[in-house]
């Protein structure tokens, strides 16, 4: 630190996706130890059980049990142990959870002159003397229970009064200090408030010690108010009536609308008020280069909350998690009357849920309550224990050990791999296992002893017999997961065959899959190792730091302008921005840094350092702010001049269109691509004179001029806006910009009323059309035109937002000045100010842009953030309405896009070619036949070949063979090759069987090479075993090699330059010119390759040599064959063009401008054809897909098609005569003469391995004769007989004679081919295959021998430049829409059906406050009565307190009408794949 994905390739824009780092996780596989740390993110769902808050007898009664004392024998007191009660302090801390909560609730700084405070530390002063109750406890009732009533008698550190009063406190009143407000301090007067007592010692005087009461302060902990700060939504814009703010009450520790009456009419918001969503804040945590962004589990602070809600008592402190009351939901118990309960404390269980543990141990440590204390409680906590859930350690063995085991894999079979890996020898023992020893963590605390510090015995560990340590055994018990096509690190086999699957993201998988699935073998981590969510990142992809907005998504149609943002030169002043110093605070814990402890390291202990837009001093004065003061250059303003389609109103003018009246006048007009509807003899159209109305203004007219945009054009008037140009006269920053806000705003549209000539949505009608709801034509309503009012949108565009200020130039034009100069002007030179066009810098992705910036810079405003959905729904606001503004989401894809490359393509241009068209000829397409092919058909009709460029192709010969196909009947090392080993000469010739193949059994018969021999060798043939033959099975989409094919088109390229960010382009293009990228001239190109041409055959002329077998001959000479040369090069002349190529025309010549014709086929294209011509990867069969064989079939036939032949006849047929060729073949051949047959043949043999012999009489032609228009003397199919040849064999299914038969056809529909000269077109010959064979196919040879091109506008096919493109498997492309099916989310719906806050009224628990208390009532007064005379009993009355009543408020309940917002919903909309 980036990469991979848009394209045929680019750059650019842009979004998806990967590579990192984290985790309170959780799933899969798999797991050895140990340390440190985590562990219900879901139901703040619901609990069985057990424990988590009590202690104090040194505050008091009592009950029970015990032990021992004294005892008048009745009890009496004392100790210890336990139970109950009053009482006291503590249950407000500790622990739990994140529900609610957008709030002073938390962070962080201050404030309280407006507070509180048990226990606990210091000071100060006290603790005196009386009284009344109750619990327990007895007695009774009542209840099932839980508990409760009566009665009676008791104690205290419980309750009450009274005395005292340093201090407090409350009122008056001085006097300092301090101060915005309830502040401190002193003095004086009134008034007012207290207390309890254990306990140990005691000489009994007291003393210690805990307590107790008043007070002053402290320390810590609270309570309250406040500045800054930290979610999202404007489709939530306005909110508020205790509201804001005063006054009097009242309440509270305390300020305070907190509460209340009253009076004012305020408070809060765009710097987002109020709603509504979400959410506990923070120290931190994770990421991140930072800045950010997310988070807020564990520890720590704070906060709220304890079954949902309300409420208050207690108390110092709570409105109280293990308390109380009422309501409410929901568990339980029950005698139905009636009552109990609250784990979000630890464990623990159900449920939920992808998921979170033990109902362990101890109170030894640390810390808390209580006690003087011993000492009790404590699920705070201190360990243990599950769980790889993180982190961080250690190990599962070191060393040596083969050119290298087996085994598995791949293999070109030679061989690699795995692999020093094993094994096998040496070593070592962490850890593991036994076995032994064993901590620290303990400080205190009991007893003596001393005043006391201290001494001295005694005693305390839960982890745990753990940590550690020794010592013994033995490599001994210890590896696994994911990945291997890019991105990203690693590759082969195999097996599947768009199945099965994989997949982050691009994309694999349709028979050769590095991508699925195993294996091998390889990368990466490793007791882990991968998925999956999640958050940061990369993502400069919301851009503070750090982006953009002409065409990519993005400038508001345009101005005015309120808040707001910014602001000009100079001086002075002041300091709240700022900057600096220094105080203060920013808790520990974390992050860093340093040093320590655990054998490291995680951990952990100690220091340090860092951390705020925080507060308070002090100090800077440049900037920026603010005051003051000046200026004039920015703005404005005067004067003074022109310019204009600048606006609004008002009159007027011609030209034309139509329409009216009239005139001539007649037959047509009109209109199209052609026509039609239309008009028109009831007189059109033409033409001519009058007239009527609207709308628009030809010329002038310009890349022109005006406006802020839309916009604005005849002339004149009349009002009125705006720039601009001289002048430097005035004011003296008075600007700039502009969220809302208002105004303006084409065209169509709407609303009233006018107008309507010509146009002219809708309609109607003619035409085109497969159809034309369209493009054309004829008509014609709104409309367009005025006036008012509304609408407010647009490709309202320079797709370019205002202003300002800088940064080379060239030209044009509009409007004012200015020089010079003229008689005057024009040209010239110069200044502002508009409006173009070119090109520099420089910016741009590029195209462009360029002083009218898109360049460089400010300000200050709009907008943008992938594609589709969708400028849509819903809300709201605006419309008379049509609509307009504002504007998501769900699901969906991986691209959408921009500029600009090359090609391809266009019913685009330009240019040019070709039998491409047109001009001609002669056909096909129609029979008839033949051959091919579909196609049916069959046991099989083997296969391949499919538009040109498959179809008389492959086949240059299917009766058998070929033959690859069927049917039957054999063979199995095979019909062929090759090795190893027996046998045997090879061979020829019988016989049974059999349809052959084959089978069985016989006869004759001894070979070549070498060697003296023995021997040895090679070739046959025959048998046995296996290596292994064999396959026309499969794939031409696995391939070599060959061909078609565009194309004998003129192209295709490359090297080094240059240009461009790249693709790429340049050269190759442009001027001419060719058959030709042929030459030539130009030119950032300059050469060069492969094509082209040319060398090569072969023909036309000649010349020269040679020649038999050719011709011809009396001989030469000639033809003739054959080689080898010569000619033709635009060479010459002439012409225009440019002096070049070239081109035209000409001479000479056999041939003229590539003389004709072959052979030759760039780079590439159809995954074109062929695995069946042949090779050949893989793959499939191997008693068969291999082989042999006998028939059979490929030749089937109801049709189609494609290549042909023969025809339809007289330019013909028939018959008789006559004549002229080239190129060919030929020994298992060609086959003369000559006989024989009507013939095909047959016999017959001559000649020839060929310029000799012969196939082989060339035929159309000529001459003559018959046929006469007729389905014929035409045509010859079909079909009968009889014969010939070939050959094992002519049935299926050969050819060929001969007679005899005579189909259809009387020149062929739409449409289609071939050809430009020795050419079409007739004719006829020869070859190859080949036993024979239709040959009408195919290669070839020669005769005869034509028409036509006036041109390129059309069709086809190519060839170049250009230009559009949304195309690129490239128009046979792309793609849009509707409509069928299926899948999803979605909107709208008659309504149903939740859920939340919030209003009105009803009703109102429990409580606090008021008020009332005629009822009840110990303490204190007052008054008195009885009296055993006690400390006694009772009464009445005051004070005071309770029930009881009533009122406000009030949780909740019920009513109702609305508000959001969810679900669903017949139908129904658009949307996605």
């Nucleotide at each position: 630190a980036g990469a991979g994905u848009u394209u045929g390739a680019u750059c650019c824009u842009g979004g998806c996706u990967c590579a990192g780092g984290a985790u309170c996780a959780a799933c899969g596989c798999u797991g050895g130890c140990g340390g440190c740390g985590u562990g219900c993110c879901u139901a703040a769902u619901g609990c069985a059980u057990g424990c988590a808050a009590g202690u104090c007898g040194a505050g008091c009664g009592g009950g029970g049990g015990u032990g021992g004392c004294c005892u008048u024998c009745g009890g009496g007191g004392c100790g210890c142990c336990u139970c109950c009660g009053c009482g006291g302090c503590g249950g407000a801390c500790g622990g739990g959870u994140g529900c609610g909560u957008a709030a002073c609730a938390c962070g962080u700084g201050g404030g309280c002159a407006a507070c509180c405070u048990g226990c606990c530390c210091c000071g100060g002063g006290g603790u005196g003397g009386g009284g009344g109750a109750u619990a327990g406890c007895c007695g009774u009732g009542g209840g099932a229970a839980a508990c409760c009533g009566c009665g009676g008698g008791u104690a205290a550190u419980u309750c009450c009064g009274c005395a005292u009063a340093c201090g407090g406190u409350g009122c008056g009143g001085c006097u300092c200090c301090a101060g915005c407000c309830g502040g401190g301090a002193g003095c004086c007067g009134c008034a007012u408030g207290a207390a309890a007592g254990g306990c140990g010692c005691u000489u009994c005087g007291g003393c210690g010690u805990c307590g107790c009461c008043c007070u002053g302060g402290g320390a810590g902990g609270g309570g309250c108010c406040u500045g800054c700060g930290g979610c999202c939504g404007a489709u939530u814009a306005g909110c508020u009536u205790g509201u804001u703010g005063g006054u009097g009450g009242g309440g509270u520790a305390a300020c305070g609308g907190c509460u209340u009456a009253c009076c004012a009419a305020g408070g809060c918001a765009g710097u987002g008020a109020u709603c509504g969503g979400u959410a506990g804040c923070u120290g931190g945590u994770c990421u991140g280069a930072g800045a950010g962004g997310a988070c807020g589990g564990c520890c720590a602070g704070c906060c709220a909350c304890a079954c949902g809600g309300g409420g208050a008592c207690u108390g110092a402190g709570a409105c109280a998690c293990g308390g109380c009351c009422c309501c409410g939901a929901c568990u339980c118990c029950u005698a139905c009357g009636g009552g109990a309960g609250g784990c979000a404390g630890c464990a623990g269980c159900a449920a939920g849920g992808a998921a979170u543990c033990u109902u362990c141990c101890g109170c030894a440590a640390u810390g808390g309550g209580g006690g003087c204390a011993a000492c009790c409680c404590u699920g705070a906590c201190g360990g243990a224990g599950c769980a790889a859930c993180g982190c961080c350690g250690c190990g599962u063995g070191g060393g040596g050990g083969a050119u290298g085991a087996c085994g598995c894999c791949c293999u070109u079979c030679g061989g690699g791999g795995u692999g020093u890996a094993a094994a096998c020898c040496c070593c070592u023992u962490u850890u593991c296992u036994g076995c032994g020893g064993g901590a620290a963590g303990a400080a205190g605390g009991u007893g003596g002893g001393g005043c006391a510090a201290c001494c001295c015995a005694c005693u305390u560990g839960a982890c745990g017999g753990u940590a550690c340590c020794g010592c013994a055994g033995g490599a001994a018990g210890a590896a696994g997961g994911a990945c291997c096509g890019g991105c990203u690190a690693a590759c082969u086999a195999c097996g599947u065959g768009c199945c099965a699957g994989c997949a982050g993201c691009c994309g694999c998988g349709g028979u050769a899959a590095c991508a699925c699935g195993u294996a091998g073998g390889g990368u990466c981590c490793g007791a882990g190792c991968g998925u999956u969510g999640u958050c940061c990142g990369g993502a400069a992809u919301u851009a503070c730091u750090g982006g953009g907005c002409g065409u990519a998504a993005a400038g508001c149609g345009c101005g005015c302008g309120c808040a707001g943002g910014c602001g000009g030169u100079c001086u002075g002043g002041u300091c709240a921005g700022u900057c600096g110093c220094u105080g203060g605070u920013g808790a520990a814990a974390g992050c860093c840094c340093c040093a320590c402890g655990c054998u490291c390291a995680a951990c952990g202990u100690g220091g340090g350092a860092a951390g705020g837009u925080c507060c308070g001093g002090c100090g800077a004065g440049a900037c920026g702010g603010c005051c003051a003061g000046a200026c004039u250059g920015g703005a404005g303003g005067c004067a003074g001049g022109g310019a204009g389609a600048g606006g609004u109103c008002g009159g007027u003018g011609g030209a034309a269109u139509u329409c009216c009246g009239g005139g001539u006048g007649u037959a047509g007009u009109g209109g199209u691509g052609a026509a039609a509807u239309g008009c028109g003899u009831a007189g059109a159209g033409a033409u001519c004179c009058g007239g009527a109305g609207g709308a628009a203004c030809a010329c002038c007219a310009g890349a022109g001029g005006c406006g802020a945009a839309g916009g604005c054009g005849g002339c004149c008037g009349a009002c009125u806006g705006g720039a601009c140009c001289u002048g430097a006269c005035c004011u003296g920053a008075c600007g700039c910009u502009g969220a809302g806000g208002c105004g303006c705003g084409a065209a169509g549209g709407c609303g009233u009323g006018g107008g309507g000539a010509g146009c002219g949505a809708a309609c109607g009608g003619g035409a085109u059309u497969a159809g034309a709801u369209a493009c054309c034509c004829c008509g014609g309503u709104a409309g367009u035109c005025c006036a008012c009012g509304c609408g407010g949108u647009a490709a309202a565009c320079g797709a370019u937002g205002u202003g300002c200020a800088c940064u080379g130039g060239g030209u044009a034009u509009g409007g004012c000045g200015g020089g010079a100069g003229u008689u005057g002007a024009c040209c010239c030179c110069u200044g502002c100010c508009g409006u173009g066009c070119c090109g520099g810098c420089g910016a741009u992705a590029a195209c462009u842009c360029a002083g009218u910036a898109a360049g460089u810079g400010c300000a200050c405003c709009g907008c943008c953030u992938g594609g589709g959905g969708a400028g849509u729904a819903c809300g709201g606001c605006c419309g008379c309405a049509a609509g307009g503004c504002u504007a998501a989401a769900a699901c969906u894809c991986a691209u959408a896009g921009g500029a600009a490359u090359u090609g391809a393509c266009g019913g685009g241009g330009c240019c040019c070619c070709g039998c491409a068209c047109a001009a001609g000829c002669a056909g096909c397409g129609g029979a008839g036949c033949g051959u091919g092919u579909g196609g049916u058909u069959u046991a099989a009709u083997u296969c391949g070949a499919c538009g040109c460029a498959a179809c008389g192709c492959g086949c240059a010969a299917a009766a058998c063979c070929u033959u690859a196909c069927c049917a039957g009947g054999g063979u199995u090392u095979g019909a062929c090759g090759u090795c190893u080993c027996c046998g045997g000469g090879a061979u020829c010739u019988g016989g049974c069987u059999g349809a052959a193949a084959g089978g069985c059994u016989g006869g004759a018969g001894u070979g070549c090479c070498u060697g003296c021999a023995a021997g040895g060798g090679a070739a046959c043939c025959g048998g046995a075993a296996g290596g292994c033959a064999g396959g026309u099975g499969u794939u031409g989409c696995a391939u070599g090699g060959c061909u078609g094919u565009c194309g004998u088109c003129a192209g295709c390229u490359c090297g080094u330059g240059u240009c461009g960010u790249g693709a790429g382009a340049u050269g190759u293009u442009g001027g001419g010119u060719u058959a030709a990228g042929u030459c030539c001239c130009g030119c950032a190109a300059c050469g060069a390759g492969c094509g082209c041409a040319a060398c090569c055959c072969u023909u036309g002329u000649c010349g020269c040599c040679a020649g038999u077998u050719a011709c011809g001959u009396g001989g030469a000479u000639g033809u003739c064959u054959g080689g080898c040369g010569a000619g033709a090069c635009u060479g010459c002349c002439g012409g225009g063009a440019a002096c070049a190529a070239a081109c035209c025309g000409g001479a000479g010549g056999a041939a003229g401008g590539c003389g004709g014709g072959g052979a030759u086929g760039a780079u590439g294209u159809c995954a074109a054809g062929u695995c069946a011509g042949c090779a050949u990867g893989a793959c499939c069969c191997u008693u068969a897909c291999a082989u042999c064989c006998u028939g059979g079939g490929c030749g089937a036939c109801a049709c189609a098609c494609a290549c042909g032949c023969u025809a339809c006849a007289a330019u013909g047929g028939c018959c008789g005569g006559g004549a002229c060729a080239g190129a060919g073949g030929g020994c298992a051949g060609c086959c003369a003469a000559g006989c024989g047959g009507u013939a095909a043949c047959g016999c017959g043999g001559a000649g020839c391995c060929a310029a000799u012999c012969c196939c082989a009489c060339a035929a159309a032609c000529c001459c003559g004769g018959c046929c006469u228009c007729a389905g014929u003397u035409c045509a010859g199919a079909u079909c009968g007989u009889g014969g010939g040849c070939u050959g094992c064999a002519a049935c299926u299914c050969g050819c060929c004679c001969a007679c005899g038969u005579g189909a259809a056809g009387g020149c062929g529909g739409a449409g289609u081919u071939g050809c430009u000269a020795g050419u079409a077109a007739c004719c006829g010959c020869c070859g190859g295959u080949c036993a024979g064979c239709a040959u009408u196919a195919c290669g070839g040879c020669g005769g005869u021998g034509a028409a036509u091109a006036u041109g390129u506008u059309c069709c086809c096919g190519g060839g170049g430049c250009u230009u559009g493109u949304a195309c690129a498997c490239a128009c046979c492309g792309c793609c849009c829409g509707u409509c069928a099916c299926g899948u999803c989310a979605u909107g709208g719906g008659a309504g149903c059906c939740g859920g939340c806050a919030a209003c009105a009224c009803c009703u109102g628990a429990a409580g606090u406050c008021u008020a009332u208390g005629a009822g009840c009532u110990a303490a204190c007064u007052c008054u008195c009565c009885c009296u055993u005379a006690g400390u006694g009993g009772a009464a009445g009355a005051g004070g005071g307190g309770c029930a009881g009543u009533a009122g406000c408020c009030g949780a909740g309940g019920g009513u109702g009408g609305g508000g959001c917002u969810g679900g669903u919903g017949a139908c129904u909309g658009g949307g996605a794949c």